[in-house]
RNA sequence: AGCUGCGUAACUCAGGGGUAUAGAGUGCUUCUCUUACAAAGAAGAGGUCGUCAGUUCGAAUCUGACCGUGGCUA
Numbered sequence: 001a002g003c004u005g006c007g008u009a010a011c012u013c014a015g016g017g018g019u020a021u022a023g024a025g026u027g028c029u030u031c032u033c034u035u036a037c038a039a040a041g042a043a044g045a046g047g048u049c050g051u052c053a054g055u056u057c058g059a060a061u062c063u064g065a066c067c068g069u070g071g072c073u074a
Base pairs, nucleotide, nucleotide: 001073002072003071004070005069006068007067010026011025012024013023018057028044029043030042031041032040050066051065052064053063054062
């Protein structure tokens, strides 16, 4: 340099144009339980879906460029 995969919550990931407001597990906060801790249960906070454009009535989802990261080739 070329080709290619990935980028969504603090971490690991799902979701591949509309249905409802973006979800799960772990983690975090509060409460219940306990002498206390753990486990278990209940509630909650936490996201401009990497960035900027484009397509569309409508984009986390499709397209392009860029950024970051992994792999392959030279």
Model confidence (mean pLDDT): 81 of 100.
The RNA shown here (transfer RNA) has 74 nucleotides and comes from a Candidatus Woesearchaeota archaeon.